[in-house]
RNA sequence: GGGCAUAUAGCUUAGUUGGUAGAGCAGCCGACUCUUAAUCGGCAGGUCCUUGGUUCGAACCCAAGUAUGCCCA
Numbered sequence: 001g002g003g004c005a006u007a008u009a010g011c012u013u014a015g016u017u018g019g020u021a022g023a024g025c026a027g028c029c030g031a032c033u034c035u036u037a038a039u040c041g042g043c044a045g046g047u048c049c050u051u052g053g054u055u056c057g058a059a060c061c062c063a064a065g066u067a068u069g070c071c072c073a
Stems, first nucleotide, its partner, number of pairs: 001072007010025004019056001027043005049065005
C1' cells in the first nucleotide's frame, strides 16, 4: 500500500429481504429465609462506532472516516 471481517446496555451478544431494539450475566427494589447464599417476581439501563446520503421511515441500504483483528504485498 491492497483486500476481508467486526463495532448494538457495565460485560457477553440476538436482531429473519427497512416499519419506534431484545436476551443472559451484572446493578437496584421486593418476596422467600433467623441471616447470607440460592430461587422467584419486578425495575432501571441503548443518540445501535462517527459523519453524510437514499427513503414517508435506516441498527439494517449507499459513501467517506475511526478503532480492533486477520490475510496479501
This is a predicted structure of a 73-nucleotide RNA (transfer RNA) from Pelobacter propionicus DSM 2379.
It matches the Rfam family "tRNA". Rfam classes the family as a transfer RNA.
Model confidence (mean pLDDT): 81 of 100.